This is a predicted complex of two RNAs, RNase P RNA and transfer RNA, with 471 nucleotides together.
Rfam match: Bacterial RNase P class A. The family's RNA type in Rfam is ribozyme. Its family is annotated with ribonuclease P activity, dimeric ribonuclease P complex and tRNA processing in the Gene Ontology.
Model confidence (mean pLDDT): 77 of 100.
RNA sequence: CCAGACGGCUGGAUGGCCGCGCUUCGAGGUUCGCCUCGGGGUGAGGAAAGUCCGGGCUCCACGGGGACACGGUGCCGGGUAACACCCGGCAGGGGCGACCCUCGGGACAGUGCCACAGAAAGCAAACCGCCUGCUGCGCCUUCGGGCUCGCAGGUAAGGGUGAAAGGGUGCGGUAAGAGCGCACCGCGCCGGCGGUAACGUUGGCGGCACGGUAAACCCCACCGGGAGCUAGGCCGAAUAGGGGUGGCGCGCGCCGGGCUUCGGCUCGGCGCAGGCGUGUUCUCGCGCUGCCGCCCGGGUAGGCCGCAUGAGGCGUUCGGCAACGGACGUCCCAGAUGAAUGGUCAUCCCCUGCUCAGGCAGGGACAGAACCCGGCUUACAGGCCGUCUGGCGCC
RNA sequence: GAUCGCUUAGCUCAGCCGGUAGAGCAACUGACUUUUAAUCAGUAGGUCGAGAGUUCGAAUCUCUCAGCGAUCACCA
Numbered sequence: 001c002c003a004g005a006c007g008g009c010u011g012g013a014u015g016g017c018c019g020c021g022c023u024u025c026g027a028g029g030u031u032c033g034c035c036u037c038g039g040g041g042u043g044a045g046g047a048a049a050g051u052c053c054g055g056g057c058u059c060c061a062c063g064g065g066g067a068c069a070c071g072g073u074g075c076c077g078g079g080u081a082a083c084a085c086c087c088g089g090c091a092g093g094g095g096c097g098a099c100c101c102u103c104g105g106g107a108c109a110g111u112g113c114c115a116c117a118g119a120a121a122g123c124a125a126a127c128c129g130c131c132u133g134c135u136g137c138g139c140c141u142u143c144g145g146g147c148u149c150g151c152a153g154g155u156a157a158g159g160g161u162g163a164a165a166g167g168g169u170g171c172g173g174u175a176a177g178a179g180c181g182c183a184c185c186g187c188g189c190c191g192g193c194g195g196u197a198a199c200g201u202u203g204g205c206g207g208c209a210c211g212g213u214a215a216a217c218c219c220c221a222c223c224g225g226g227a228g229c230u231a232g233g234c235c236g237a238a239u240a241g242g243g244g245u246g247g248c249g250c251g252c253g254c255c256g257g258g259c260u261u262c263g264g265c266u267c268g269g270c271g272c273a274g275g276c277g278u279g280u281u282c283u284c285g286c287g288c289u290g291c292c293g294c295c296c297g298g299g300u301a302g303g304c305c306g307c308a309u310g311a312g313g314c315g316u317u318c319g320g321c322a323a324c325g326g327a328c329g330u331c332c333c334a335g336a337u338g339a340a341u342g343g344u345c346a347u348c349c350c351c352u353g354c355u356c357a358g359g360c361a362g363g364g365a366c367a368g369a370a371c372c373c374g375g376c377u378u379a380c381a382g383g384c385c386g387u388c389u390g391g392c393g394c395c
Numbered sequence: 396g397a398u399c400g401c402u403u404a405g406c407u408c409a410g411c412c413g414g415u416a417g418a419g420c421a422a423c424u425g426a427c428u429u430u431u432a433a434u435c436a437g438u439a440g441g442u443c444g445a446g447a448g449u450u451c452g453a454a455u456c457u458c459u460c461a462g463c464g465a466u467c468a469c470c471a
Base pairs, nucleotide, nucleotide: 001391002390003389004388005387006386007385008384009383010382012348013347014346015345016344017343018342020043021042022041023040024039025038026037027036028035029034045366049377050376052375053374054373055372056371057228058227059226060225070224071223072222073221074220075089076088077087078086079085090104091102092101093100094099105219106218110217111216112213113212114211127159128158129155130154131153132152133151134150136149138147139146140145167185168184169183170182171181172180186208187206188205189204190203191202192201193200194199232305233304234303235302242296243295244294245293246292247291248290251272252271253270254269255268256267257266258265259264274289275288276287277286278285279284312331313330314329315328316327317326318325319324349364350363351362352361353360354359396467397466398465399464400463401462402461405420406419407418408417414451422438423437424436425435426434444460445459446458447457448456
C1' cells in the first nucleotide's frame, strides 16, 4: 500500500424569531369545573418498528403436594428478576488465516417413513461379473484339455442404481472371495490420567454385530395456572328504562291476605275487555299498561387514576478472563389522547453537480414514543475509533 | 395498543401427519352451425407471497420478513 476479519461509537452543530405539548411561579377573571396573559424548566430512538421471547404490574381461578394432558426449552459451566438472551468453554463443519456457522439430548424403549431408480431399502439382496462342480447338449483339439449354452452351488472384492447398499486402507489368505487372519484408522465396551463438567488423552478387550430421519410420532430432563393497560379501579350528566313512594284518576270476573259497625274498604296476583305501539291493511300475533311529583341504586356520554423514582442513568473504585456483581458519589431525564416534539433565517459540517479556484445550485439515511423494563429480529445515507489476519514492497 | 387468521393458474378454491400440484369458471385451437350462443374434443398457463434452515427430497416442517383481513370494553 492492497484485500479482509472482529468489536465499539456517532446518527448534523450553534444562535435568532414565530408556534405547540407537559410542568412550575406570578397576575387577572370565574358559572369554582377552569380560562387568559407573562416568566422559568423540559420535550423521541438506536432502533421508539415487528410484537418474536422473558418479566414487572392488573384482573380471574386456586387449601397443599403429586400425576395426567397441552405447550416450550434441549452439548457443558456461569450470569440474570427471568428468558429461546448474554459470557466463557467443548464437539462437529467452513476458511491459507484473523475468524465464522450450528433447534448441538436420545435412533440397542417402541411405532412410522425412506418416492423414482435399482436384483435388493431394513430381522438384507445374486442383475452383470468372478469362481467351483456336472455321467447335461453342442463345437474345437497338439487328445493334456479348452470354449459357448444349460443346471446346481459359492462369492458382497469389481460394475451398475441410488441421498443412502451392512466399517475404510494395505498386506496375507482363498477355487474365487470374505474381519477369514494381521497392522493402522474408525466403532462399541471396560479401566487409568487431566478437567467442576461437556470432553480430551491413554491402555486393554471385542472382529464389526448396531443405516438415515425425532424442525415425524415418541422417550428422557427441566420450565410453564389463564388472560392481558381496550388489563383494571374511581367519579358520574341529559334522555330512556328499573325499583320505591305520595297525590289524583280507574271497567269486569276469579283467587288469596288484612280490617270490619257485615253494608263494605284495602293490598297483591291472574285472565278478559279497552287504549297505545308494531308486523305495509284485515283476520291473527307480539310488546306495553293512566297523569303529575319526589327519592334510590346500576349503567351510558364524559372525566380522573393506573402513568413514569425505575431490575433507572452517569462517574469512580473493588471482585471476576468475561457476561455481570458489590460499594461510594451524583442526577431526575417526554407523558400526548383526532393525539405536542414543528416552521423559518443566518453561520458552519458532509455529499453531488456546475464553474474554475471566489463562489453558485441541489441534497442530509432508517424512521417517529403511547403502561414500563430486559433481550432478539428487521430497516439504516454517511462518518470516526480500536484490535487482528493474509499478500506485496522497502529498511 | 393487544390478540388471532390468511396468501396456491387470470378468478374462486382443493392439496398441508414430506415423494415433485390439481378442480370449476375464464382464455386459446378445432369440430358442429349460414353465423353466434350452447355442446363436444383438445391445448397452454404456476419462482405455491419473499428469504434462510432441517431432510436424499419442502406448497407441506421450523425460523425471519412482506402484504391483506378479523376481533376487543361495560351492563342487562